[in-house]
RNA sequence: CCAACAAGGCUGGGGUGCCGUUCCCAAGUUUUUUGUAGAUUGCGGGGAUCGGCUGAGAGCAUACCCAUCGAACCUGAUCUGGGUCGUGCCAGCGAAGGGAGCCGUUUUGGACUCUCA
Numbered sequence: 001c002c003a004a005c006a007a008g009g010c011u012g013g014g015g016u017g018c019c020g021u022u023c024c025c026a027a028g029u030u031u032u033u034u035g036u037a038g039a040u041u042g043c044g045g046g047g048a049u050c051g052g053c054u055g056a057g058a059g060c061a062u063a064c065c066c067a068u069c070g071a072a073c074c075u076g077a078u079c080u081g082g083g084u085c086g087u088g089c090c091a092g093c094g095a096a097g098g099g100a101g102c103c104g105u106u107u108u109g110g111a112c113u114c115u116c117a
């Protein structure tokens, strides 16, 4: 001098499911009563709160994870097999296709020059 590079700095990328209790909402269906309607019962739908499961993280934690040595994350996917009350819960898919970077201490390697032997 060049190259690579911990930790770190700045900058950027990403995900937030499943199950259950309680309450509320509109309207669909159903049971009972009266038989216009209304009330009532159960199921299904949406929302809020609380709790549980896995995980680094389950919707703001300003946290967690990841940034090309790229499985953080997305597509494939309303996928396949297993398991569970249930779910990307586990495995496959996956040597698949995409996907967000600079500085740089330490350290390592290389080249050149000088000095000594």
Stems, first nucleotide, its partner, number of pairs: 001110004008103003011067004016061001017053004022048004028043002032039002073098003079092004